This is a predicted structure of a 72-nucleotide RNA (transfer RNA) from Magnusiomyces magnusii.
NCBI's taxonomy places the organism under Eukaryota, Opisthokonta, Saccharomycotina, Dipodascaceae, Magnusiomyces.
It matches the Rfam family "tRNA". Rfam's curators write: Transfer RNA (tRNA) molecules are approximately 80 nucleotides in length. It is annotated as a transfer RNA.
The coordinates come from a structure-prediction model, not an experiment, and the mean pLDDT is 81.
The sequence is in RNAcentral, with records from ENA.
[in-house]
RNA sequence: GAUCUUAUAGUCAAAUGGUUAAGACAUUAGAGCUUCAUUCUAAUAGUACAGGUUCGAUUCCUGUUAAGAUUA
Repeated sequence: GAUCUUAUAGUCAAAUGGUUAAGACAUUAGAGCUUCAUUCUAAUAGUACAGGUUCGAUUCCUGUUAAGAUUA
C1' cells in the first nucleotide's frame, strides 16, 4: 500500500428495517439480617462520528476515526 472484520451503558452481550433497544455483572437506594456477606425489590446509565436511502435505520449504503486479521 491492498483486502477484510469489528465498534451498543462502567464491563459483557442480544436485537429479521417496525411498536419503551432484551438480559447479565457492576453502581446507587430501599427491604431483610444484631452487623457484614448472601438474598429480594427498585432506579440510573447505551447504538463511535458525519452524511445518504427509506413512511420508518442498531440494522442497508458512503466517507472519517479507532482497534484487529491476512497479504505484499